[in-house]
Notes:
The RNA shown here (Bacterial RNase P class A) has 396 nucleotides and comes from a Cellvibrionaceae bacterium. RNAcentral holds the sequence, with entries from ENA. The coordinates come from a structure-prediction model, not an experiment, and the mean pLDDT is 76. Rfam family: Bacterial RNase P class A. It is annotated as a ribozyme. Of the family's consensus pairs, 94% are formed in the model.
RNA sequence: GGAGUUGGCUAGGCAAUCGCCUGAUGGUUAACGUUGGUGUUCACUUUUCCUCGGAAUAGAGUGCAUCAAGGUGCUAUCGGGAGGAAAGUCCGGGCUCCAAAGGGUAGAGUGCCAGGUAACCCCUGGGGGGCGCGAGCCUACGGAAAGUGCAGCAGAGAGUAAACCGCCGAUGGCCUCUUUGAGGAACAGGUAAGGGUGAAAGGGUGCGGUAAGAGCGCACCGCGCAACUGGCAACAGCUUGUGGCAUGGUAAACCCCACUCGGAGCAAGACCAAAUAGGAAUCCUAUAGGCGCGACCCGCGCUGGAUUCGGGUAGGUUGCUAGAGGUGUAUGGUGACGUGCAUCGCAGAUGAAUGAUUGUCCACGACAAAACCCGGCUUACCGGCCGACUCCAAAA
Repeated sequence: GGAGUUGGCUAGGCAAUCGCCUGAUGGUUAACGUUGGUGUUCACUUUUCCUCGGAAUAGAGUGCAUCAAGGUGCUAUCGGGAGGAAAGUCCGGGCUCCAAAGGGUAGAGUGCCAGGUAACCCCUGGGGGGCGCGAGCCUACGGAAAGUGCAGCAGAGAGUAAACCGCCGAUGGCCUCUUUGAGGAACAGGUAAGGGUGAAAGGGUGCGGUAAGAGCGCACCGCGCAACUGGCAACAGCUUGUGGCAUGGUAAACCCCACUCGGAGCAAGACCAAAUAGGAAUCCUAUAGGCGCGACCCGCGCUGGAUUCGGGUAGGUUGCUAGAGGUGUAUGGUGACGUGCAUCGCAGAUGAAUGAUUGUCCACGACAAAACCCGGCUUACCGGCCGACUCCAAAA
């Protein structure tokens, strides 16, 4: 210098003007409700006095005036105001309501080992397998010797293996001859070593063996099982013994095994509470009264009325943001993470705020915007910056 791997940070800057949501502190009653005090008006009730007209007294109301508190509104100042994914709603938990002795079935999920965590289908470290020269990356990684199922094309044969080519034909049969023997053809038959098909053809290499072959026998390698050694474990071993090697693949196919799982969700839930309809209690009323048929009369139809209470709808308040919180530091740990100390205050809307305009600068600005909260995963994304590591080339 080139090509890569991996971890983290950032997500246009500045200024002016005008707005929106929200917190704190003030102002405002010549803004509006509420509550309480004081004074006073009016009518009512209790008790006492009395010249029977009234007067005094206490109580609970009503209107007005005034003072105070607090709420809402308006207004001033100061402060705060989307994300790394706020997204998908795919997992896990907090919180809320409902359900719930215990056990089982069904259903769903998870699946190498150890650890972290509130918990996890997450994260960290490790083991096995695969890819890459490497840094590093990927991994749904229990059981195929319980049972069932599935497998295109090619190929003779694809699952209790199989004879297309090839090889052999010792043995039995056949033919020939110089006949206790030798030779030939390849009929029966043998053969999985070689060729060919395929993703895959029932361990590999060598020696022996054989008619030719074959774990048929042996050595080494591989594999299974058992032991030993190392490791908490998964697992590993150029350790020992043993089995000739038997049982192809597929379980994000059914299935088997082990473990886990109650349901619904802030539109949860709690509180306050119009109008209309319906409900309960008490009182009043009965040829009445009320309402409708445009008005009046008749007529017809419908219907008890008032007060109080409770449930509950619209609407409002709350839940609502101080939380498994952020930052710094010390410390334990390889790490995820834990512990101690210090410090910070950081959106809370509800038709739903977080914006618009102008100027200016540059590298010309991506994906996208909270809605109860938090931990993850996945997906989207213009660029910029920083750290660690690997490979290649050259020079010193």